[in-house]
This record gives sequence, C1' cells and structure tokens, in this order.
RNA sequence: CUGGGUGUGGCGUAGCUUGGUAGCGCGCUAGAAUGGGGUUCUAGAGGUCGCAAGUUCGAAUCUUGUCACCCAGA
Repeated sequence: CUGGGUGUGGCGUAGCUUGGUAGCGCGCUAGAAUGGGGUUCUAGAGGUCGCAAGUUCGAAUCUUGUCACCCAGA
C1' cells in the first nucleotide's frame, strides 16, 4: 500500500440477512428473607450502537468517508 473481518451500558454478547420503542448474562444500587455473611427473590439506575455524512416518514441495521484493532497478501 491492497483485500477481508470486528467495533452495541463497567465486562461479555444478541439484534443487522428481512429498516419500525436496544435486549440477555455477569456486575452495580435499593429493599425483603438471615443474628451477620454467603445465597435467593423483588425493584431500579446505566448505552441511543467507534466517529461523521447521506438515503428514508423512520437507520444499530442500507450507502459513502474516516478512526482503532485483528487476519491475509505485496
């Protein structure tokens, strides 16, 4: 330099194919059960999807550019 892949709460991931309210597990906070801890149950907070632009009534999803990381080639 060329081609391909990945990027979604603190961590790990689903959703993308087929555009229509962003979910799950762990973790965190509060409450209950226990003498306390562990554990279990209930409730809650936390992301607007790497960044930017475009298409669209509507974009995590489609298009373009760009950044980071990984793989292959030169």
Molecule: transfer RNA
Organism: Clostridiales bacterium